The RNA shown here (c-di-GMP-I riboswitch aptamer) has 102 nucleotides and comes from a Bacillota bacterium.
Taxonomically the source falls in Bacillota (Bacteria, Bacillati).
The model forms 95% of the base pairs in the Rfam consensus.
The coordinates come from a structure-prediction model, not an experiment, and the mean pLDDT is 80.
Rfam family: c-di-GMP-I riboswitch aptamer. Rfam links the family to the GO term cyclic-di-GMP binding.
[in-house]
RNA sequence: CACUCGAAAGGGCAAACCUGUCGAAAGGCAGGGACGCAAAGCCAAAGGGUCUAAGGCACGUGCAUGAUGCUGCAUGGCGCUAUGACAGCCUGGCCAGCCGAA
Numbered sequence: 001c002a003c004u005c006g007a008a009a010g011g012g013c014a015a016a017c018c019u020g021u022c023g024a025a026a027g028g029c030a031g032g033g034a035c036g037c038a039a040a041g042c043c044a045a046a047g048g049g050u051c052u053a054a055g056g057c058a059c060g061u062g063c064a065u066g067a068u069g070c071u072g073c074a075u076g077g078c079g080c081u082a083u084g085a086c087a088g089c090c091u092g093g094c095c096a097g098c099c100g101a102a
Base pairs, nucleotide, nucleotide: 005100006099012037013036017032018031019030020029021028022027035088041094042093043092046091047090048089049086050085051084055081056080057079059076060075061074062073063072064071
């Protein structure tokens, strides 16, 4: 000096929750707050996983046409769907960062 590593001290980040704000939501951001974290620094267009479902699809109902159907519009709730999220779910990539014993 480098890699691995994490004793001590200094410093760092900040879960839940609360407030404000943005968002359809998941969630983000800011302030408060600390459960934890040695990369809890960055990457979601590397892979898997998880969350959400506005829009779309499917379905039901109603309306329009004399009328089944088709089509269009409205509406409802269970379903499917990421193009939306999570890096504090795992692997991976980037940076090689702070402090420093064994």